SAM riboswitch aptamer (S box leader) from Priestia endophytica, 107 nucleotides, folded computationally. The RNAcentral record of the sequence draws on Rfam and Ribocentre.

């Protein structure tokens, strides 16, 4: 980097350095000198993998949280493609998909 599978309306931030961007992309809408990105430290969330315990034996369910990742503004911030419904001309809603993110496995 590619493929497969699962999840994505829950949850969880302070300090230091830094000094203008950031929210993947496009449009919108936001965040930001009351300090962006990035880095560091500490803290937290979650439970994907590993682990422990209990129950069950179809290899599952529940609990825990010291390991490996991940995450800690806004639903993946909203929409993007297709179909349907309503509204009555532009918006709202529903379903599926695409794209993206994360984990695990494979090449």
């Nucleotide at each position: 980097u590619u493929c497969u599978u699962a999840u994505c309306a829950c949850g969880a931030g302070a300090a230091g350095u830094g000094g203008a961007g950031g929210g993947a992309c496009u449009g919108g809408c936001c965040c930001u000198a009351u300090g962006a990105a990035a880095c560091u430290u500490c803290a937290g969330c979650a439970a994907c993998c590993a682990g422990u315990u209990a129950c069950g034996u179809u290899u599952g369910u529940a609990a825990c949280a010291a390991g490996g990742u991940g995450c800690u503004a806004a639903a993946u911030c909203c929409a993007g493609u297709a179909a349907g419904c309503a509204u009555a001309u532009u918006u709202g809603c529903u379903u599926a998909g695409a794209a993206g993110a994360u984990a695990a496995g494979a090449a």